[in-house]
Context: one part of a larger RNA
RNA sequence: CCCUCGUUAAGGAACUCGGCAAAAUGACCCCGUAACUUCGGGAGAAGGGGCGGUUUUGCGUGUGAAGUGGUUUACCCAUGGAGCAUGCUGGACCCCCAGUAAAGAGAGCUAAGUGACUGUUUAGUAAAAACCCAUCUCUCUGCUAAGUCGUCAAGACGACGUAUAGGGAGUGACACCUGCCCGGUGCUGGAAGGUUAAGGGGAGAUGUCAUCCUGCCGCAAGGCAGGGGAAGCGUUGAACUGAAGCCCCAGUAAACGGCGGCCGUAACUAUAACGGUCCUAAGGUAGCGAAAUUCCUUGUCGGGUAAGUUCCGACCCGCACGAAUGGUGUAACUACUUAGCUGCUGUCUCAACGAGGGACUCGGCGAAAAUGUAGUGGCGGUGAAGAUGCCGUCUACCCGCAUGUAGACGAAAAGACCCCAGAACCUUGACUGCAACUUGGUCUGGAAUAUUCGUACUGUCUGCGUAGGAUAGGUGGGAGGCUUUGAAGUUCCGCUUUCGGGCGGGAUGGAGCCAACGGUGCAAUACCACCCUGAUUGUAUAAAUGUUCUAACCCCUUCCGUGGAGGGAGGGGGACAGGGCCAGGCGGGCAGUUUGACUGGGGCGGUUUCCUCCUAAAGGAUAACGGAGGAGCGCCAAGGUUCCCUCAGCGCGGUUGGCAAUCGCGUGUCGAGUGUAAGGAUAUAAGGGAGCUUGACUGCGAGUCUGACAGGACGAGCAGGUACGAAAGUAGGUCCUAGUGAUCCGGCGGUGGUUUGUGGUAACGCCGUCGCUCAUCGAACAAUAGGUACUCUGGGGAUAACAGGCUUAUCGGGCCCGAGAGUUCACAUCGACGGCCCGGUUUGGCACCUCGAUGUCGGCUCAUCGCAUCCUGGGGGUGGAGAAGCUCCCAAGGGUCCGGCUGUUCGCCGGUUAAAGCGGUACGCGAGCUGGGUUUAGAACGUCGUGAGACAGUUCGGUCUCUAUCUCAUGCGGGCGUGAGGAAUCUUGACGGGGGUUGUCCGUAGUACGAGAGGACCCGGACAAGCGGACCUCUGGUGUCCCAGUUGUGCUGCCAAGCGCAAAGGCUGGGUAGUCAUGUCCGUUCGGGAUAAGCGCUGAACGCAUCUAAGUGCCAAGCCCACCCGAAGAUAAGGAUUCCCUGGAUCGCAAGAUCCCUAAAGGCCCCUGGAAGAUGACCAGGUUGAUAGGCUGGAGGUGGAAGAGGGGUGACCCUUGCAGCUGACCAGUACUAAUCGGCCGUGCGG
Repeated sequence: CCCUCGUUAAGGAACUCGGCAAAAUGACCCCGUAACUUCGGGAGAAGGGGCGGUUUUGCGUGUGAAGUGGUUUACCCAUGGAGCAUGCUGGACCCCCAGUAAAGAGAGCUAAGUGACUGUUUAGUAAAAACCCAUCUCUCUGCUAAGUCGUCAAGACGACGUAUAGGGAGUGACACCUGCCCGGUGCUGGAAGGUUAAGGGGAGAUGUCAUCCUGCCGCAAGGCAGGGGAAGCGUUGAACUGAAGCCCCAGUAAACGGCGGCCGUAACUAUAACGGUCCUAAGGUAGCGAAAUUCCUUGUCGGGUAAGUUCCGACCCGCACGAAUGGUGUAACUACUUAGCUGCUGUCUCAACGAGGGACUCGGCGAAAAUGUAGUGGCGGUGAAGAUGCCGUCUACCCGCAUGUAGACGAAAAGACCCCAGAACCUUGACUGCAACUUGGUCUGGAAUAUUCGUACUGUCUGCGUAGGAUAGGUGGGAGGCUUUGAAGUUCCGCUUUCGGGCGGGAUGGAGCCAACGGUGCAAUACCACCCUGAUUGUAUAAAUGUUCUAACCCCUUCCGUGGAGGGAGGGGGACAGGGCCAGGCGGGCAGUUUGACUGGGGCGGUUUCCUCCUAAAGGAUAACGGAGGAGCGCCAAGGUUCCCUCAGCGCGGUUGGCAAUCGCGUGUCGAGUGUAAGGAUAUAAGGGAGCUUGACUGCGAGUCUGACAGGACGAGCAGGUACGAAAGUAGGUCCUAGUGAUCCGGCGGUGGUUUGUGGUAACGCCGUCGCUCAUCGAACAAUAGGUACUCUGGGGAUAACAGGCUUAUCGGGCCCGAGAGUUCACAUCGACGGCCCGGUUUGGCACCUCGAUGUCGGCUCAUCGCAUCCUGGGGGUGGAGAAGCUCCCAAGGGUCCGGCUGUUCGCCGGUUAAAGCGGUACGCGAGCUGGGUUUAGAACGUCGUGAGACAGUUCGGUCUCUAUCUCAUGCGGGCGUGAGGAAUCUUGACGGGGGUUGUCCGUAGUACGAGAGGACCCGGACAAGCGGACCUCUGGUGUCCCAGUUGUGCUGCCAAGCGCAAAGGCUGGGUAGUCAUGUCCGUUCGGGAUAAGCGCUGAACGCAUCUAAGUGCCAAGCCCACCCGAAGAUAAGGAUUCCCUGGAUCGCAAGAUCCCUAAAGGCCCCUGGAAGAUGACCAGGUUGAUAGGCUGGAGGUGGAAGAGGGGUGACCCUUGCAGCUGACCAGUACUAAUCGGCCGUGCGG
């Protein structure tokens, strides 16, 4: 010193983020107990009182003896109540500081927030306001339920339950309530329309091709070339058909969610019940409100406090409350959060003492991290910018032990923040998929029937311009056809209709009717055939819808079968469901990924290609998130050519008419104009106008310029054909420099190339051309957003946050100038506009060390320096009468407060003070402490976000490791040295350190001064505060056994008397020594020397003046002494006094060496001890001795012992007796122990 304990004067939360910790309360009995309340509670509310021992009364309870009576003589019954036990109650007594005497055993109250409650949670930093919860609501689910698990599944849970049930979601007891919005998103419903897949459908297109045609060649056979082209085989394929979905129409908010702005207005002002206007799906109702929500903000007012950033009550300007993401209340509850109060205390003022365990010494055993090598200092400088190691200088004999941690950018962990790259999870309106779900088709997969539709075939019909007898479909054939198998006519019915008729059927009737001819007309009718349009019958086929069936398939029951496999019977459903395949929809349920770069860190913002200028340093080129502007076109003339012309401005003149309109004259080198930015260019025009025109051509291109390349730019000339011009000529767009996009892929036009055995196609190529804000513009894909504080990996001091460094805009300070103000007067004081410096405390800039880690705000502790001085000291000026001030100069010795609020630094406030200074020191100090703030993980509010989540917004909660190797520091030792012997004692003081403060009162003196009010300097004195040192007489703590009291219990057999234990005193009352402070004493002087600012003397330079130049004097808490402490390792090692040693031999020139003798003064070991001490050391002693113990006496403490006697029923009391006991204190006394001894140190000193 640390840990764990005990006690503490006075004060009592002043401590601190916060009463953290500790203290306090405490059992039982009695009394008593508020608001509020859900009537249960609150409540052990609060607040009081009692409590031991002895003796005794009364009353209970339990047990029940003797005795007595009875009989059925029994372990009988009744009676009886003693005694014992236990409890309640009253009385009288006894002792103590204290009676639940020890131990164990709520502190309480008030108010607010939050959550109703009991519960649950982050095993290992969060116990909470989070989760759960009963309640309420919405929603799904009719049973093979929904939902869930599962390998396609089987199967299982749900549930052997059935809507009073089960699943999902929200809310969160209870009370009062829960407003408006359905536009968006979602969900539910709807099905008319639009859109829409596979499938169905197949118009058409197309390839090939028998045959055919044409041309050419050939006498011919034939060949070549071109064209057409059936079937078949292929390719392709429109209409139409075709579900859900989407669009659409509704509903729905206790679904996700949302719930405005501007202007004006009242007879003070202010405000606005009122009005206007715009927008919306609707504009926030009740309630609450600076709140777990309020930025500004410590809002304002009130309360509480001496003082209140917190707290409570209000107000309402709600940045950014608000109604089941529930609103507002609420009794009860909470290891929750906040504020206040009482009690209580070492939390504190301010610390002290004591105990045990460590630390320390000795003995035994004996790690770890860490470690480039180390002979490891201070300061200033330098330096990759903070040096033990470099430079300079100062300091420093060698080596340990204890203690402390300022440094070794200490150890530990390849920084978790930040950036870069990557990863992982998570989200969704990212992209792309997949499951699941859903819808259609088809298969498993059948029968019957009805209706409808398509197609084909068959049968039957149908067909009206005009003319014509009339309802003439087309073409062809055709002179006959029909008829008793019943003609004409009549009548009824059906269909159709151009309304006139046509067709068919039945009945009647009983023998004709029609055509040809003619006429009309484009066409001529009877009849037959083939067809067309439309209708219809039937059949076939495909499809749709409905109904029915049963045998596939599904389900249930039952039976056979040991069971299983399998099967029988019955029932219910039924071609549906289920399943396979194809297809559409939906689809963060799941998966894979993406989510650019530059960047004075990153993000946000900005930018990203091209043109012009400057920067750019007179060739070209040249960067920056340097300074300025443009482009992403236009034009058929604004192109070509030939010819012609000259502008702007100004002067003069001229109707309206002006500064400026149009007209005339003059002047006019360029100031105008040029489609568009700027630059360059330009009047010989490139500018303006007119005529004719298309060179805004095709094929090429010597040769250059520019680019890394890709590419970009210029280009005479040649060929073809062309425009203009008489011609020479000019013309391959535009005065020039921007007006843009590689490749792939695809479209269109052309084409002479290729074409998978051959032929022909398809397809491709080539030429021309089209499709990219591929604008991140040399273009990663056709196609891509976010979160991470739950995070992770690799890297970076290539790059941010802290600190340092550089810089100093900003900041702080000074100086110069002096406009002004100050009545007058720049300069008592203040000082504009400006200028020049300094500092390196602010906010920044830069990104230089550190990201294989330099811990970050504030507080505490401990400081140290600067001075630009807050006080105290000395001085000048004053717009200084005095007093009090203002301002400047000198001055850093010392000093520089306690509280309330807040995490605060700061600040505000209360009370003091001489004053309550400003800064630096890694915003000094976390291997010293704290951990309130900030800055992990939990949770909530407001706000933002669809969401995951986010917020220099708020709120509650939330692990601070390290045994010290080196330097350094504070102490304490050992060694050697001390220019020459050893030793003891006493000293000098180079040097270093400490100390250094101030007030009040009194006297001078109510004097000087002043009208008064007021009121001194100087000088003298007293007291006090603070700080410091020492001490223990006093005061007061502690005092672990010095004394006493006492509870419970055990033991010494019992009584009595004692002892142990009740944490490492059981508790309580006292307390010696020691040690302490709050106690006591003392200091913080006087004085000398040299100075600062300042004031002088003499005095020149400069005949004066001048404090100065020579000379000289005053003058400050400051400097040097003086005072206190250390100090000769002061290596310059000092001085004084006293004490001790006076041998021999050999060798050597000597210093000296060897041997023998001798070992002094003194010291050490060892021992007894110590108000000395970690250990060493130091001090007192060691028998010639009081060093310690013991003993004796005393002091002091305690407070009246035991035993005995006496008194009392007893507890107990009195006497013997100011007794007994008594650690450390003071003396005396050798009884015990310091015994006996050993070692070092020499011989007169180079």
The part of an RNA shown here (large-subunit ribosomal RNA, half B) has 1246 nucleotides and comes from a Pseudomonadota bacterium. Its mean pLDDT, the model's own confidence on a scale to 100, is 86.